Context: one part of a larger RNA
Formats: sequence, C1' cells, structure tokens
RNA sequence: UCAUGGCUAAGGAACUCGGCAAAAUGGUCCUGUAACUUCGGGAGAAAGGACUCCCCCUCCCGCCAUAGGCGGGGAGGGGGACGCAGUGACCAGGCCCAGGCGACUGUUUAUCAAAAACACAGGGCUUUGCGAAAUCGAGAGAUGAAGUAUAAGGCCUGAUACCUGCCCGGUGCCGGAAGGUUAAGGGGAGGAGUUAUUCCCCCGCCAUUGGCGGGGGAAGAAGCUCUGAACCGAAGCCCCGGUAAACGGCGGCCGUAACUAUAACGGUCCUAAGGUAGCGAAAUUCCUUGUCGGGUAAGUUCCGACCUGCACGAACGGUGUAACGAUCUGGGCACUGUCUCGGCCAUGAGCUCG
Repeated sequence: UCAUGGCUAAGGAACUCGGCAAAAUGGUCCUGUAACUUCGGGAGAAAGGACUCCCCCUCCCGCCAUAGGCGGGGAGGGGGACGCAGUGACCAGGCCCAGGCGACUGUUUAUCAAAAACACAGGGCUUUGCGAAAUCGAGAGAUGAAGUAUAAGGCCUGAUACCUGCCCGGUGCCGGAAGGUUAAGGGGAGGAGUUAUUCCCCCGCCAUUGGCGGGGGAAGAAGCUCUGAACCGAAGCCCCGGUAAACGGCGGCCGUAACUAUAACGGUCCUAAGGUAGCGAAAUUCCUUGUCGGGUAAGUUCCGACCUGCACGAACGGUGUAACGAUCUGGGCACUGUCUCGGCCAUGAGCUCG
C1' cells in the first nucleotide's frame, strides 16, 4: 500500500451523478394507528410501553388419579434483588410524504440490460357450419380436436372507473351487377401456296383435217397446307355502394368590442374531413433553466398551475385510479467515517529465503 473486519472526539449527507456503501430498525406481548380506498385493504401504517432473577397469594390448564399429589405449563396480583445495559450472546422490517410508468402475481436478453419491455384477466374487429378455417407435408396423412360458433384460428388493445369524437377522397377488405375493357377457346368472311384439267407457243415423229411425244408459258375446280376479319368468350380491372377497435388522415389568411389587449363575431381560399372530450414545457416543449407559486439561505432536477401543444389526443387507445413494484424521480425523519479529515487496531497479502 491492497483486501477483509473492529472502534472513533465534534458535526451529521457538508460526500456524491445519486445516501453508493455503511450505520440504524429488528423478536414476543400490550396500547395505538392517518390520507385514500375497488370497503378487501392501506397496516407490522405511524407512534409508544413491557421483557431478567427470588419469595408469597389467586385463577386456569395438563398428567396420575379423584383423598390428594406432580408439572424445567400458563395468566394475574403483591413484595424483594442486581447490573450501564434483562428478546443482556446469536438469529430477526428502517420509516414517512409526493410524482411518472405499468393495474396486479408472473415472464425475459443462460454469460454486461429484470425494465416503463413481454404476458395477463378483461375489451373489440375478423375468419371458420365441420372432410371447418388455419398450419405441416410432394403425397398418403397429421395438428386443429376424439373439439363444433358459450368452439377454433388471426390481428389489435390491455384490470377497473368515465369514455372512445369527425373523415370512406387514397389504399385495403366486403357486396353489386347494367355498361366499358379483356385471355385461352369457338367462329370462319377473305387471302396465299399446290394442281387434275383446259388453252397458247416452239421442236420432233406419224401424217388429210389431225394425233402422239418433249420443252416453255397462261388460266385454274375440288382437296390439302398456311394465314385470317367480323362475331361469341369468365374472373379481374374500370364502374356503383358499404366499411376506420381496417391501413390511415383530422387546414390557412385577413378584419372586428367605448383605454389597451384579446376576439364570442364576420369575410375569403382550400379539403374526404379540418383535432371533439380530456390532458398539456409532459418518458412528448426546439426556443427553455418558458412564466407564476411551493419547497431551500441558495433548486437546469421535483411538485402545483398557466397554455404560446416547434411536434398530445381518444383500443398504434384518452384521462383518472385503491393495491402492488429488487422500477424511475424529488423531498423529509432516524442513522451513521459518505464527508469536514483524518486516526487507531486485528487478520491475510504485499517484502526476503526455500
């Protein structure tokens, strides 16, 4: 010096991001116990008192047994003894006030996060009529479920209380079928190719007009091949409605009242509709340590208000709320070596040798 313990005058959080750590509280019995509350709680609230040993009396209990005896069983009363101290060691809640978040018990990043995150009971929307939907598998098949809409799946919200406003223009979903568009397919108007045949020209042979053979050219039926217009063709899309606890969205400018200021009021533009109730410098407020009040001698935090909400807002739920929390924030009492500001002691390590 380090680690782990013990003590410490006076002060008592002045330490520090922060009472981190330590100290303090602690058992049993008795008294007593607030706001608030979902009437269950809160509550061991808080705040107080007693506790050892000896003798006597009274009562209760247990056992043997019922005459009574025993008990290192209990309670009450009276008297006495000792110490600084009687749950004498050990073991054994610190408490209160206010606020945020989450109702709660629970779950989680095995090995840096336990939370305000997840879950939750409760609420809602939606799918599914059973060989259910959904999911796994190529399939058989399986889960769902040996269940049957008071059931099962998906999504969102998250006890409870009071509530949950406006917008269907966009996207999605649901319904509709009149019209438009539209694939394969059907349909075949027409076109092209090919040539049986006919005709023309040239040559050769036979030969009376003519016939036969070869070569070249023109037209061209049927069939076959290729191509192909009109027209008929579903869903979908266009279209018409519905639907926001579906995805989502919820304005601007100007003027106006007999001080001033402000604007209940008016005008105008735009929109699908222009944010309702409630809350609000908030886990959300940039400016900002906003302003006022409280608490402090002094308070960027905290609490209560105000509203100018950069950029709250109603199941991506809004606002409250008893109880609960190894949660987060502010304050207080008690207590202390956290500190003023250090000091002393013990044990081990550190040092030397092996």
Predicted 3D model of a 354-nucleotide part of an RNA (large-subunit ribosomal RNA, domain IV) from a Bacteroidales bacterium. Rfam family: Bacterial large subunit ribosomal RNA. Gene Ontology terms of the family: ribosome and structural constituent of ribosome.